The RNA shown here (transfer RNA) has 77 nucleotides and comes from a Burkholderiales bacterium.
């Protein structure tokens, strides 16, 4: 400075080639289960989908800026 991938829940991470209500596991609170606790089970909160725009009846998904990570090449004696 190029170019390439990548940003979704506290964490890991799905979202069936756009199609309307964005989930799982885990953790967290709450019951039930124990003498108690862990374990198991049952239920609940919890998303501006990194951001701003564009395109479409309809965008997490497409397209463009901008920010972040992360690899890769270039520069620099």
């Nucleotide at each position: 400075g190029c170019g390439c991938u990548c940003g979704u829940a506290g964490c890991u991470c799905a979202u069936u080639u756009g199609g309307a209500u964005a989930g799982a596991g885990u953790a967290u609170c709450g019951g039930c289960c124990u003498c108690c606790g862990a374990a198991g089970c049952c239920g609940a909160g919890g998303g501006u989908g990194g951001u701003g725009g564009g395109u479409u009846c309809g965008a997490a998904u497409c397209c463009c800026g901008c920010c972040g990570a992360g690899c890769g090449c270039a520069c620099c004696a």
Record summary:
The organism belongs to Burkholderiales, within Bacteria. The prediction has a mean pLDDT of 81. It matches the Rfam family "tRNA". Rfam classes the family as a transfer RNA. From the family's description: Transfer RNA (tRNA) molecules are approximately 80 nucleotides in length.